[in-house]
RNA sequence: GUCCUUGUAGUGCAAUGGAUAGCGUGUUAGUCUUCUAAUCUAAAGAUAGUGGGUUCGAAUCCCACCUGGGAUG
Numbered sequence: 001g002u003c004c005u006u007g008u009a010g011u012g013c014a015a016u017g018g019a020u021a022g023c024g025u026g027u028u029a030g031u032c033u034u035c036u037a038a039u040c041u042a043a044a045g046a047u048a049g050u051g052g053g054u055u056c057g058a059a060u061c062c063c064a065c066c067u068g069g070g071a072u073g
Stems, first nucleotide, its partner, number of pairs: 001072005007066001010025004018056001027043004049065005
């Protein structure tokens, strides 16, 4: 240089173009307990790497760029 691939909540990951973007873990509050842990319940937390495009509708499809990883010479 060329090609492939990754990016979504604090963290690890889901989601066939269509409902308020979910799950585990973590955080906070409550429950329970003599106390702690565990259990159970609830809450908060995402403008989906950035910017455009297609579409009635985009996390999802297309283009460029950025980041991590890989293949090739």
Predicted 3D model of a 73-nucleotide RNA (transfer RNA) from Trichonephila inaurata madagascariensis.
RNAcentral holds the sequence, with entries from ENA and Rfam.
It matches the Rfam family "tRNA". Rfam classes the family as a transfer RNA.
The organism belongs to Trichonephila inaurata, within Eukaryota.